[in-house]
Context: one part of a larger RNA
RNA sequence: CGAACGCUGGCGGCGUGCCUAACACAUGCAAGUCGAACGGAGCUCCGCCGUAGCAAUACGGCGGAGUCACGUGGCAAACGGGUGAGUAACGCGUGGACAACCUGCCCGGGAGUGGGGGAUAACUCCGGGAAACUGGAGCUAAUACCGCAUAACGUCCCGAGAUCGUCGGAUCUUGGGAUCAAACCCGCAAGGGGCUCACGGAGGGGUCCGCGUCCGAUCAGCUAGUUGGUGAGGUAAUGGCUCACCAAGGCGGAGACCGGUAGCCGAUCUGAGAGGAUGGUCGGCCACACUGGAACUGGGACACGGUCCAGACUCCUACGGGAGGCAGCAGUGGGGAAUAUUGCGCAAUGGGGGAAACCCUGACGCAGCGACGCCGCGUGGAGGACGAAGCCCUUCGGGGUGUAAACUCCUUUCGACAGGGACGAAAGCCGCAAGGUCUGACGGUACCUGUAGAAGAAGCCCCGGCUAACUACGUGCCAGCAGCCGCGGUAAUACGUAGGGGGCAAGCGUUGCUC
Numbered sequence: 001c002g003a004a005c006g007c008u009g010g011c012g013g014c015g016u017g018c019c020u021a022a023c024a025c026a027u028g029c030a031a032g033u034c035g036a037a038c039g040g041a042g043c044u045c046c047g048c049c050g051u052a053g054c055a056a057u058a059c060g061g062c063g064g065a066g067u068c069a070c071g072u073g074g075c076a077a078a079c080g081g082g083u084g085a086g087u088a089a090c091g092c093g094u095g096g097a098c099a100a101c102c103u104g105c106c107c108g109g110g111a112g113u114g115g116g117g118g119a120u121a122a123c124u125c126c127g128g129g130a131a132a133c134u135g136g137a138g139c140u141a142a143u144a145c146c147g148c149a150u151a152a153c154g155u156c157c158c159g160a161g162a163u164c165g166u167c168g169g170a171u172c173u174u175g176g177g178a179u180c181a182a183a184c185c186c187g188c189a190a191g192g193g194g195c196u197c198a199c200g201g202a203g204g205g206g207u208c209c210g211c212g213u214c215c216g217a218u219c220a221g222c223u224a225g226u227u228g229g230u231g232a233g234g235u236a237a238u239g240g241c242u243c244a245c246c247a248a249g250g251c252g253g254a255g256a257c258c259g260g261u262a263g264c265c266g267a268u269c270u271g272a273g274a275g276g277a278u279g280g281u282c283g284g285c286c287a288c289a290c291u292g293g294a295a296c297u298g299g300g301a302c303a304c305g306g307u308c309c310a311g312a313c314u315c316c317u318a319c320g321g322g323a324g325g326c327a328g329c330a331g332u333g334g335g336g337a338a339u340a341u342u343g344c345g346c347a348a349u350g351g352g353g354g355a356a357a358c359c360c361u362g363a364c365g366c367a368g369c370g371a372c373g374c375c376g377c378g379u380g381g382a383g384g385a386c387g388a389a390g391c392c393c394u395u396c397g398g399g400g401u402g403u404a405a406a407c408u409c410c411u412u413u414c415g416a417c418a419g420g421g422a423c424g425a426a427a428g429c430c431g432c433a434a435g436g437u438c439u440g441a442c443g444g445u446a447c448c449u450g451u452a453g454a455a456g457a458a459g460c461c462c463c464g465g466c467u468a469a470c471u472a473c474g475u476g477c478c479a480g481c482a483g484c485c486g487c488g489g490u491a492a493u494a495c496g497u498a499g500g501g502g503g504c505a506a507g508c509g510u511u512g513c514u515c
Stems, first nucleotide, its partner, number of pairs: 001512001003511005010377006016370002018335001023333003027330003032075003037072003040068002043066010082288003091213008101205003106201003110197004114148001116146002123138006154179011184193003214260003221251003226248008263285004267278004290311005313324004341367001343366003349363001350361004380410004390401004414456001416451005424442001428437003459504005464485003470499005480487002
């Protein structure tokens, strides 16, 4: 130390847990929401009518309310979550630049929201298909779609002036011309929520530049869109980004090119520091989403749970054709020395949608498993013999284990059982107000009180020197030990066992890696 292995193992708190196959994945869940944009009706309730029944009631029709299956439409799905494959690069870090840029939702103030049109899903009917799905005909709505009107401090063109800037030029004022907008919904109303245009802001992003950023020279030359120019295309925007033409340049010993390795940083470990090593958890940035390629939609993607094409693989098939992508959370197989539950909840925080109630959320909050780590606590306290027994040693006198035990007195943490029992909660809703009321996954948890009784709780390594701790027996260069020096061939403090001792302690040792 993200560790593993051996022996051992009482409790708690906080952290942490596939470093290997970016190997393949069964199953469930991980992105929806809005009925206050719209068509409608799967469901529930109420009323009326009809039929059946003595009735309850059932069925059908009509109307209403709630709610909403289905569909159109809007916003979200580009966030959040995962992984580290690729990348030695403006990727990252740091400091700048854009007179070369974009920005949905949010904030501020300004102006506007007039009048028309044609469709199309759902639905009905007919049809194809095993399925996935799909063809035709007919009907219909909108905050869906398309014209028209109006419009400037917007955009474009022409002109004048001012200010500023490193040039090209930028900004502002002003005159003329051209051109471009919109959608409504809730409410009795007041009002609320939207929509359009332009300006400013906030936050977010794009691009460019200086400097810094591993190893190999047994890689020394590299380069054709290559280097520059003119023009054009393209982009939100600069640019050889792309293209046509022209020129022949550009890079390199201060290491080009090639090869190897690697996500980068804040930080982390170590060290007196300088430095060295590392980049797991947490935070920032980047890259990727079965492999390769491409665009569509959009303010934003070239898009993990979207689309298309190709490939490998897996699955279904009626053989015609289809479906899929856990590097989301769990979980499975495999690989490996090795790494967890197919758990609970949206109560809190945060996010999406909604006017709101609310819905969704494997983000998150919690719980579970693992001494994986750090920290805390306990396994009892006091008294107790010239000192029981057992065991070990012995010069046979005795010595050691050893106040250790027994025994006496005491305590009860932790654990067990019993009783009580939270904070985390404010929002929201009702109400003119005062005020009232609802919501807890964790959890009957933490915590508090009580009951019983020393009761349930100690191991591991070492004892030749380095290095703290010694004797006996067994063995006899055997069996074995070992980090280095080295031990063992008949008295071994070094092997094995025992007694004793030393060290650490819910751990102790070993191995690996780093300073």
This is a predicted structure of a 515-nucleotide part of an RNA (small-subunit ribosomal RNA, 5' domain) from an uncultured bacterium. Model confidence (mean pLDDT): 89 of 100.